[in-house]
Context: one part of a larger RNA
Molecule: large-subunit ribosomal RNA, domain I
Organism: Henriciella algicola
RNA sequence: GGCAUCCGGGGGAUGUCUUGGCGGUAAGAGGCGAUGAAGGACGUGGCACUCUGCGAUAAGCACGGGGGAGGCGAGAGCACCCUUUGAUCCCGUGAUUUCCGAAUGGGGAAACCCACCUCCGAGAUGAGAGACUACAGGCUGGCAUCCGUGUCAGCCCUUGGUCUUUCAUUUCACUAGAGAGGUAUUUCACACUGAAUACAUAGGUGUUGAAAAGCAAACCCGGGGAAUUGAAACAUCUAAGUACCCGGAGGAAAGGACAUCAAUUGAGACUCCGUUAGUAGUGGCGAGCGAACGCGGACCAGGCCUGGUCUGAAAUAAGGAGAAUGAGCUGGGAAGCUCAACCGUAGUGGGUGAUAGUCCCGUAUCCGUAAAAUGAAGACCGUUUAGAGUAGGGCGGGACACGUGAAAUCCUGUCUGAACAUGGGGGGACCACCCUCCAAGCCUAAGUACUCCUUACCGACCGAUAGUGAACCAGUACCGUGAGGGAAAGAUGAAAAGCACCCCGACGAGGGGAGUGAAACAGUACCUGAAACCGGAUGCUU
Numbered sequence: 001g002g003c004a005u006c007c008g009g010g011g012g013a014u015g016u017c018u019u020g021g022c023g024g025u026a027a028g029a030g031g032c033g034a035u036g037a038a039g040g041a042c043g044u045g046g047c048a049c050u051c052u053g054c055g056a057u058a059a060g061c062a063c064g065g066g067g068g069a070g071g072c073g074a075g076a077g078c079a080c081c082c083u084u085u086g087a088u089c090c091c092g093u094g095a096u097u098u099c100c101g102a103a104u105g106g107g108g109a110a111a112c113c114c115a116c117c118u119c120c121g122a123g124a125u126g127a128g129a130g131a132c133u134a135c136a137g138g139c140u141g142g143c144a145u146c147c148g149u150g151u152c153a154g155c156c157c158u159u160g161g162u163c164u165u166u167c168a169u170u171u172c173a174c175u176a177g178a179g180a181g182g183u184a185u186u187u188c189a190c191a192c193u194g195a196a197u198a199c200a201u202a203g204g205u206g207u208u209g210a211a212a213a214g215c216a217a218a219c220c221c222g223g224g225g226a227a228u229u230g231a232a233a234c235a236u237c238u239a240a241g242u243a244c245c246c247g248g249a250g251g252a253a254a255g256g257a258c259a260u261c262a263a264u265u266g267a268g269a270c271u272c273c274g275u276u277a278g279u280a281g282u283g284g285c286g287a288g289c290g291a292a293c294g295c296g297g298a299c300c301a302g303g304c305c306u307g308g309u310c311u312g313a314a315a316u317a318a319g320g321a322g323a324a325u326g327a328g329c330u331g332g333g334a335a336g337c338u339c340a341a342c343c344g345u346a347g348u349g350g351g352u353g354a355u356a357g358u359c360c361c362g363u364a365u366c367c368g369u370a371a372a373a374u375g376a377a378g379a380c381c382g383u384u385u386a387g388a389g390u391a392g393g394g395c396g397g398g399a400c401a402c403g404u405g406a407a408a409u410c411c412u413g414u415c416u417g418a419a420c421a422u423g424g425g426g427g428g429a430c431c432a433c434c435c436u437c438c439a440a441g442c443c444u445a446a447g448u449a450c451u452c453c454u455u456a457c458c459g460a461c462c463g464a465u466a467g468u469g470a471a472c473c474a475g476u477a478c479c480g481u482g483a484g485g486g487a488a489a490g491a492u493g494a495a496a497a498g499c500a501c502c503c504c505g506a507c508g509a510g511g512g513g514a515g516u517g518a519a520a521c522a523g524u525a526c527c528u529g530a531a532a533c534c535g536g537a538u539g540c541u542u
Base pairs, nucleotide, nucleotide: 001541002540003539004538005537006536007535008534009533015527016491017490020462021461022459023458024457025456026455027454028453029451030450031215032214039100040099041098042055043054044053046078047077049075050074051073061094062093063092064091065090066089070082071081105114106113107112115183116182117181118180119179120177121172122171123170124169125168126167127166128165129164130163131162132161133160134159137156138155139154140153141152142151143150144149185212186211187210188209189208190206191205192204193203219250220248221247222246223245224244230237234284260267261266271298272297273296274295275294281289282288302443303442304441305387307381308380309379310378311377314374319367320366321365325340326339327338328337329336341358342357343347349361350360351359392416393415394414395413396412397411398410399409402428423438424437425436426435427434478485479484498526501513502512503511504510
């Protein structure tokens, strides 16, 4: 040095687990916002860094209800306190709710700066009223008297002072205020004004009132609208009316009560699904695109020329009651095993020192619910009309499965332009006959689409390199000027019982005893603890 065995270090695979995810089902909800949202900044605790809660009334205030013994949120403790006179906690309704943010008084480099008006507040002056007091005068009564008067008590009145209050004027950061409210814009209504131009109208003004704005996951409607790509190149075409931008609305939206189809029989609003059917068609007849009638289902509803007022069925909160088991054995621990019982409208599930129907929380079942809000259903009053610059046509486009084609039908930028139910539209050029319907006004539930969100439940879904990027203080740390990109990181033990005390060591780090514990090779570098890699011991061998 090699090989083998054993013992270690190192490392964090594997196993087991789950607080977190993923996907669904059924209900609910489908909005919040100038009464200031979503989202934030800054504060707020006895000590207070972060999270959570809350807002200068600041881990909270008031009331109503529930509940019944502990509580003072978490990491994490100490102290002070609260609580059967019912706390903490839960539900509901209110109060407070700094600053930024649509942000809206003006500005602004968000959470800051600077204003004006009104009200309340403070000071001064003037005027009025009330109370008290001092002086002077008058009246009445008592006492003394030299009859001139003096003194005491009560009442009225004048002047002055103090205090309170009302009004007016004026001043005010520092003798009195980090006070309250208002002040954006636009539109509509209304009011006042007001031309050319007489009445008017346009326009102007805003001391008035109301509304809007902004945010939000998808679904929906409308206005605009690509390219990559495919055609094995590429231009018509395709991708695709997709992505994306803008506007708007609702819990759904849109559509909708035939100027529709059909075909010689007839059907009877709209929407969605299956089929018809990859058919008929369309198409550099290439790539591709691609119906309808009919049939079967889901659901069914028709109304009106555009109104308003009132009553109030029902459901809804936190919650309450809620059956039935003992012994022995093993063990640190019983829910395991053995024996003997019980309940069940409850043997879903979770927890408890191993696997519990009968230990705990629950579960089945039954009960309960104020106020506010919602509004099933109903009542009353009121109200009366038929659609022209339209249909159609020319030119140019677009939509229809249909690329201009024989191209009907629908929309219209432009130019035109009817009829009036004795009429008009359609039946895929067009004409006749026939059939069918009545445009140019409006509304309409259900069936259909979606899920930021709430509740309950489910899974031949994942189990920490998986499952969300995120099981853990994650859209964090970190990177980037920025748009943006974007991690790693779970497990002691049943219970901290988290190693008193002693020793070595630097009053270290680390370790050895002792003790706890079932276990410490479970010691906070903590379950299990693989391999690579690094050692030690023993044996064999060179």